[in-house]
Context: one part of a larger RNA
RNA sequence: UGACGGGGACCCGCACAAGCAGCGGAGCAUGUGGUUUAAUUCGAAGCAACGCGAAAAACCUUACCAGGGCUUGACAUCCCUCUGACCGGAUCCUAACCGAUCCUUUCUUCGGACAGAGGUGACAGGUGGUGCAUGGUUGUCGUCAGCUCGUGUCGUGAGAUGUUGGGUUAAGUCCCGCAACGAGCGCAACCCCUAUUGUUAGUUGCCAUCAUUGAGUUGGGCACUCUAGCGAGACUGCCGGUAAUAAACCGGAGGAAGGUGGGGAUGACGUCAAAUCAUCAUGCCCCUUAUGACCUGGGCUACACACGUGCUACAAUGGUUGGUACAACGAGUCGCAAGCCGGUGACGGCAAGCUAAUCUCUUAAAGCCAAUCUCAGUUCGGACUGCAGGCUGCAACCCGCCUGCACGAAGUCGGAAUUGCUAGUAAUGGCAGGUCAGCAUACUGCCGUGAAUACGUUCCCGGGCCUUGUACA
Numbered sequence: 001u002g003a004c005g006g007g008g009a010c011c012c013g014c015a016c017a018a019g020c021a022g023c024g025g026a027g028c029a030u031g032u033g034g035u036u037u038a039a040u041u042c043g044a045a046g047c048a049a050c051g052c053g054a055a056a057a058a059c060c061u062u063a064c065c066a067g068g069g070c071u072u073g074a075c076a077u078c079c080c081u082c083u084g085a086c087c088g089g090a091u092c093c094u095a096a097c098c099g100a101u102c103c104u105u106u107c108u109u110c111g112g113a114c115a116g117a118g119g120u121g122a123c124a125g126g127u128g129g130u131g132c133a134u135g136g137u138u139g140u141c142g143u144c145a146g147c148u149c150g151u152g153u154c155g156u157g158a159g160a161u162g163u164u165g166g167g168u169u170a171a172g173u174c175c176c177g178c179a180a181c182g183a184g185c186g187c188a189a190c191c192c193c194u195a196u197u198g199u200u201a202g203u204u205g206c207c208a209u210c211a212u213u214g215a216g217u218u219g220g221g222c223a224c225u226c227u228a229g230c231g232a233g234a235c236u237g238c239c240g241g242u243a244a245u246a247a248a249c250c251g252g253a254g255g256a257a258g259g260u261g262g263g264g265a266u267g268a269c270g271u272c273a274a275a276u277c278a279u280c281a282u283g284c285c286c287c288u289u290a291u292g293a294c295c296u297g298g299g300c301u302a303c304a305c306a307c308g309u310g311c312u313a314c315a316a317u318g319g320u321u322g323g324u325a326c327a328a329c330g331a332g333u334c335g336c337a338a339g340c341c342g343g344u345g346a347c348g349g350c351a352a353g354c355u356a357a358u359c360u361c362u363u364a365a366a367g368c369c370a371a372u373c374u375c376a377g378u379u380c381g382g383a384c385u386g387c388a389g390g391c392u393g394c395a396a397c398c399c400g401c402c403u404g405c406a407c408g409a410a411g412u413c414g415g416a417a418u419u420g421c422u423a424g425u426a427a428u429g430g431c432a433g434g435u436c437a438g439c440a441u442a443c444u445g446c447c448g449u450g451a452a453u454a455c456g457u458u459c460c461c462g463g464g465c466c467u468u469g470u471a472c473a
Stems, first nucleotide, its partner, number of pairs: 001473002003470003007467002010464004015457002019421004026312008034303002042053002064298005070292001073123001077122002079119006088103005106113002125287002128285003134281002136276003139272001141270001146185006152161003165176003191264004196232007205222003210219002235258001238252005314414001318373007330361003335354002339350004380411001385406007427449007
């Protein structure tokens, strides 16, 4: 000087407390461990691994296993020889790749270009090892308020000072004081979305007035809604009080919004030899008729069990049936598909429109209005199973999704323990998108309905600052 203390003082955080909803019990989905297996490819491991890499494992993917066949190679450059092709089509063989045969088939300035086959070696290739050799990228402490430097001063020196102190703040934020005076990286602001409004513009959007229609449908209009450019607006600016006449805090006015308005992006010096050689790049080591490459089939989907994360429930604030209302974000030509017809339905047939503020996905659901069920393992719950079908795809046996009928398990609110959340939040309801031929209870977004509680900082956890002890570095 740090680090540590079941030392002290001060402060903060959904850290506790006050509340709401859960998890832990059940069934299922998914990830992991273990076990099994020819293989169940590999990585991730307290917080910070475990719906994680994977924004999609039937083949492919695929890296794993078995079998079959290849060796300058599936991919690149160079050298030599030969051919005129390559592509495309047909036949045989095969589980397929591999292999065999036939048809068709170049340009030229004759130097060659281009392509194929063969050969020789240089080489290719490696998701093989090492993340404890590395770059790059990322997680975490933590959006915590810290981390440093120049000059000066003090100290023999390591170092100190500044950065400590008195206040204040979300903040090393600001003010005052001070052997310090300044500065840098962080904080804040500058960026994006959102809340109010002016103006410009008015189609594909909108409709107050006039006419018209089944319908903003058409004429007409751009007032309103909306769209998207440019502006305004919030700064403790104003008033009162408190404070040290400061910084600031408390209350008020005006205002759509008030003291960082709400949300996002943004992550200092560093810590964990943290993660990644399987995104990529790369040193060294290793393989080279195989640790490379091709194909078929299988596996990654196994199952006495254990754990994590979720979905659905156990019901009456509910289930079922009928009627009826209101969104936003988005996506679409290898696509979204209206409408009509067939089917109980999944879906099928025909087919308008749309490269989209024009057309479509797209009837949102919870809600509201009625009817019924009457507390039961039930008209709750839907696992499992049987049969019959639909769709995608070369192909749904291993191993996809959906529909109809039948079947109708556990489950009556969950031990110890434990998680999230402070407002348009929790809880709850649906919708869209990426991935994608097909497949979403996951993920990323969107809108609807919409709470309770916070006395307080004694205690648990994590962090900041000052101080003290230390046999630790």
The part of an RNA shown here (small-subunit ribosomal RNA, 3' major domain) has 473 nucleotides and comes from an uncultured rumen bacterium. Its mean pLDDT, the model's own confidence on a scale to 100, is 83.